Predicted 3D model of RNase P RNA and transfer RNA as a complex of 471 nucleotides.
[in-house]
RNA sequence: CUGGUCGGCUAGAUGGUCGCUGCCAACGUUGAGUUGGGAGAGGAAAGUCCGGGCUUUAAAGGGCAGAGCGGUCGGUAACGCCGACCAAUCGUAAGGUUAGGGAAAGUGCCACAGAAAACAGACCGCCGAACGGGUCUUCGGACUGCGUGGUAAGGGUGAAACGGUGAGGCAAGAGCUCACCAGCGUUGUGGGUGACUGCAGCGGCUUGGUAAACCCCGCUCGAAGCAAGAUCAAACAGAGGGGAGCAAUGCGAGCCGGCUCGGCUCGCCACCACCUUCGGGUAGAUCGCUCGAGGCUGCAAGCAAUUGCAGUCCUAGAUAAAUGACCAUCGUCGUCAACCGGGGGCCAAGCGUCUCCGGUGCACGUCACAGAACCCGGCUUAUCGGCUCGCCAAUGCA
RNA sequence: GGAGCCGUCGCCAAGAGGCCUAAGGCAGUGGAUUGCAAAUCCGCCAUCGUCGGUUCAAAUCCGACCGGCUCCU
Numbered sequence: 001c002u003g004g005u006c007g008g009c010u011a012g013a014u015g016g017u018c019g020c021u022g023c024c025a026a027c028g029u030u031g032a033g034u035u036g037g038g039a040g041a042g043g044a045a046a047g048u049c050c051g052g053g054c055u056u057u058a059a060a061g062g063g064c065a066g067a068g069c070g071g072u073c074g075g076u077a078a079c080g081c082c083g084a085c086c087a088a089u090c091g092u093a094a095g096g097u098u099a100g101g102g103a104a105a106g107u108g109c110c111a112c113a114g115a116a117a118a119c120a121g122a123c124c125g126c127c128g129a130a131c132g133g134g135u136c137u138u139c140g141g142a143c144u145g146c147g148u149g150g151u152a153a154g155g156g157u158g159a160a161a162c163g164g165u166g167a168g169g170c171a172a173g174a175g176c177u178c179a180c181c182a183g184c185g186u187u188g189u190g191g192g193u194g195a196c197u198g199c200a201g202c203g204g205c206u207u208g209g210u211a212a213a214c215c216c217c218g219c220u221c222g223a224a225g226c227a228a229g230a231u232c233a234a235a236c237a238g239a240g241g242g243g244a245g246c247a248a249u250g251c252g253a254g255c256c257g258g259c260u261c262g263g264c265u266c267g268c269c270a271c272c273a274c275c276u277u278c279g280g281g282u283a284g285a286u287c288g289c290u291c292g293a294g295g296c297u298g299c300a301a302g303c304a305a306u307u308g309c310a311g312u313c314c315u316a317g318a319u320a321a322a323u324g325a326c327c328a329u330c331g332u333c334g335u336c337a338a339c340c341g342g343g344g345g346c347c348a349a350g351c352g353u354c355u356c357c358g359g360u361g362c363a364c365g366u367c368a369c370a371g372a373a374c375c376c377g378g379c380u381u382a383u384c385g386g387c388u389c390g391c392c393a394a395u396g397c398a
Numbered sequence: 399g400g401a402g403c404c405g406u407c408g409c410c411a412a413g414a415g416g417c418c419u420a421a422g423g424c425a426g427u428g429g430a431u432u433g434c435a436a437a438u439c440c441g442c443c444a445u446c447g448u449c450g451g452u453u454c455a456a457a458u459c460c461g462a463c464c465g466g467c468u469c470c471u
Base pairs, nucleotide, nucleotide: 001396002393003392004391005390007388008387009386010385012330013329014328015327016326017325018324020040021039023037024036025035026034027033042369046380047379049378050377051376052375053374054225055224056223057222066221067220068219069218070217071085072084073083074082075081086100087098088097089096090095101216102215106214107213108210109209110208123155124154125151126150127149130148131147132146133144134143135142136141163181164180165179166178167177168176182206183205184203185202186201187200188199189198190197191196229287230286231285232284238278239277240276241275242274250268251267252266253265254264255263256262294313295312296311297310298309299308300307301306331367333365334364335363336361338360339359340358341357342356343355344354345353346352399470400469401468402467403466404465405464408424409423410422416454426442427441428440429439430438447463448462449461450460451459
C1' cells in the first nucleotide's frame, strides 16, 4: 500500500428573524394577558421480543396446570442480556458461529429407494462344517447344493447400513482372536473454583438420527398493566328531608239543598316549581410525571463484564399531542458550464478533433433512518455518509 | 398508548413433517366436440407473506421482519 477483521465516536455547524410547548421572574388582574430570561427528541425515541421498577388485584406464601430457560464460572435490581473461559465447527489468520442438559430412562417417527431402517437383516454373491434327502461304493468313505442351513468380507440402495487397516483363524466368514489406529466407558493420577483437560492402565464395550416430537432432569415465572392507579368533582337520573302557591282533576267526609246540577270547607293520594342533604363517581380537572439501578470527570479493584469512592451537573414532560419555517456564511454528496494538468486514438502536421483519468469550481439539487407519551436495563430491526484505536495476511505487494 | 389474532393460485379455500411435482370449486387460458356457440371432456396456470435456522427432508416446527384485522378509556 492492498485486502480483511474487531470495536469506538459522530449523525450537518454558526448566526439572525418569525413561530410552538413547558418553567422562572417582574408588571397587571374579576378573568385574560404583557415583557424579560432560560430549556426543549434518539442511537435507535421503532418492533413491543425479553427483564425490572412502580401501581392495583388479598399481605402473593404453598401446590396443580401452563409457559420459559439450559456448557462452566462470574456480572447485574433482573434477564432469554453481558464478560471471561471450555467444547464443537468455519476461516491461512485476525476472528466468526452455536436454542451447547439428557437419545447406554421410556414412547413415537425415519417417506422414496433398498434384501434389510433399529431386540437388525439373507436379494445377488460366498460356503458345504452340522442335520436330512439322493447317487455311487472296495463299506473306510466319496460325490451332489436338492431341502433345512451357515455367512455381513464383496455388490447395489439410501440422508443414514451396526468401527477402520493388517495378520491369524475358518467350510466360508465375522472383534471370533491379536497388533496398531479412532471412539466410548471405567480405574488411578496431575492441572483447573468449574465446564473441561494431560498422562498411565483396564474393558472387545463399538452404542444410528431426531427432544426447534412427546417426554425426563435442573432452574425461573401469580395475574394485569400508566387507558395501571389515586384525589377532587359538574350536568342528567336516583334516594332522604323541607316546602311557598293556588288552579284544575280524582276519592272520602261534612254543609247549603226534596232530588239533580252546582257551590263552599276539610282530609287523603298523585303531580309540580324551588331549597337542602346523601351515595356512587360519568364529563372535566389535578396527581401519577420525571432526580433517576441518572449523566460527566478523576482515582481505585477486576483479564473483562462490572463495581466502589470522591467531586461536579440538572438535562423535554406534551395530552389529539410542542420541539418548526425562512435567510446568510461555511461544510457533505451528486449533476454539470467553464478552466488547468496528464494519458491514449485520428491526422502528413498542427495551438485541430474524439475519448479517459485527476484537480479547481459557477449554478442547481441534496444532507440518511427516523420522531418522546410512566421510567429504566437489554435484544432485534432500519440507517446517506464521515472520523478513528487495535489486530491479521495462507510466508500478500512495494 | 396497550393487548390478541391471521397471511396458501386472480377469488373462496383443504392440507398440521415425507405419498406435495400442494386437494377441490369459481375465474382465466390452450385443445377436443359443434355449421357456430353454450354445456361437456382433456390439459395448463402456486417463490405456501419475506428472510434465516432445526431436520436426511419444512406450507407444516422455531426465530426475526413485512402486511392486515379485531379489542381495551
It holds a member of the Rfam family "Bacterial RNase P class A". It is annotated as a ribozyme.
Model confidence (mean pLDDT): 76 of 100.